Background
A computed fold for a 350-nucleotide part of an RNA from an uncultured prokaryote, annotated as small-subunit ribosomal RNA, central domain. Its mean pLDDT, the model's own confidence on a scale to 100, is 84.
[in-house]
Context: one part of a larger RNA
RNA sequence: UUGGGCGUAAAGCGCGCGUAGGCGGUCUAUUAGGUUGGGUGUGAAAGCCCGGGGCUCAACCCCGGAACUGCGCUCAAAACCGGUAGACUUGAGUUCUUGAGGGAGAAGUGGAAUUCCUGGUGUAGGAGUGAAAUCCGUAGAUAUCAGGAGGAACACCGGUGGCGAAGGCGACUUCUUGGCAAGAUACUGACGCUGAGGUGCGAAAGCGUGGGGAGCAAACAGGAUUAGAUACCCUGGUAGUCCACGCCGUAAACGAUGCUCACUAGGUGGCAGAGGUAUUGACCCCUUUGCUGCCGUAGUUAACGCGAUAAGUGAGCCGCCUGGGGAGUACGGUCGCAAGAUUAAAACUC
Numbered sequence: 001u002u003g004g005g006c007g008u009a010a011a012g013c014g015c016g017c018g019u020a021g022g023c024g025g026u027c028u029a030u031u032a033g034g035u036u037g038g039g040u041g042u043g044a045a046a047g048c049c050c051g052g053g054g055c056u057c058a059a060c061c062c063c064g065g066a067a068c069u070g071c072g073c074u075c076a077a078a079a080c081c082g083g084u085a086g087a088c089u090u091g092a093g094u095u096c097u098u099g100a101g102g103g104a105g106a107a108g109u110g111g112a113a114u115u116c117c118u119g120g121u122g123u124a125g126g127a128g129u130g131a132a133a134u135c136c137g138u139a140g141a142u143a144u145c146a147g148g149a150g151g152a153a154c155a156c157c158g159g160u161g162g163c164g165a166a167g168g169c170g171a172c173u174u175c176u177u178g179g180c181a182a183g184a185u186a187c188u189g190a191c192g193c194u195g196a197g198g199u200g201c202g203a204a205a206g207c208g209u210g211g212g213g214a215g216c217a218a219a220c221a222g223g224a225u226u227a228g229a230u231a232c233c234c235u236g237g238u239a240g241u242c243c244a245c246g247c248c249g250u251a252a253a254c255g256a257u258g259c260u261c262a263c264u265a266g267g268u269g270g271c272a273g274a275g276g277u278a279u280u281g282a283c284c285c286c287u288u289u290g291c292u293g294c295c296g297u298a299g300u301u302a303a304c305g306c307g308a309u310a311a312g313u314g315a316g317c318c319g320c321c322u323g324g325g326g327a328g329u330a331c332g333g334u335c336g337c338a339a340g341a342u343u344a345a346a347a348c349u350c
Stems, first nucleotide, its partner, number of pairs: 004321003007304002012318001014201004021194003025088007033081002035077008049065006091191001092188003095184003102177001105175005110154001115149007125136002162169002206247006215241002220236004258317006266295011299306002323350003332343004
């Protein structure tokens, strides 16, 4: 390199947008770059192959042929790919209406609970555990009532429910704002798919500056346990968790399954629509669209399993893999305040 692969064996970038590139719907005309055919020139000789011949044979040598799968020129063909011109509507997009959600920002609002503070009642315990102790409490705790402060999270509803590209998103109100789907009509007329680089978003932890700090809680301290106990259990407790702005750019970032399109038995749930029959009306029933679960046929798979939401059957494009360890490490580059991230070997060894 060819071939083979990527749910679990090595292997799908965490996820979008998008440049170059690759690939690309139907019809007509034309062109002749690709493509195909003919002719012609060239493709040195030697060698390989075939047929002869010469050394007594052979190696070796000589003659002839074929071949040299290629390239140039020229003539022709016009199906396919490409180009040009024109047309089309199924792909894609726009318009109108309806329904249901998400995220962000700003300003507020609400109740339950924890903690703390003040005051009242009240008295000897409370807390904690397997059992204890550290701890809190006669300077009046725990309990209970009233008032106040402050921060964080939003019980029930809540559901293999919904929304989002992913990360993710759950109290209420206002403002602002992106996308999907269904139905209907009209319009544009291939405007499409993918996407190396690039660019944006990206849980938690962590970092910088400034706030905030109720609860929880790395580190840390003490008490237990234990042979020991730098742990599990308990009492405390600081970063942090929260907010604003900036950075970091990683996760079992998982469906361990890239995106788009087409095709291929069914059954049964959920969510959101649309239509129809019947009916006083609704429910029910039937049809249909999108999303989301379970089971299962063919097929597929090493098996497990997957099975119209494919891991089935095909097409296009991208990414990635190539024995284990060394190692996602060293060195170098790029990025970062740092932590580190990213790109990424070799010796050696089995």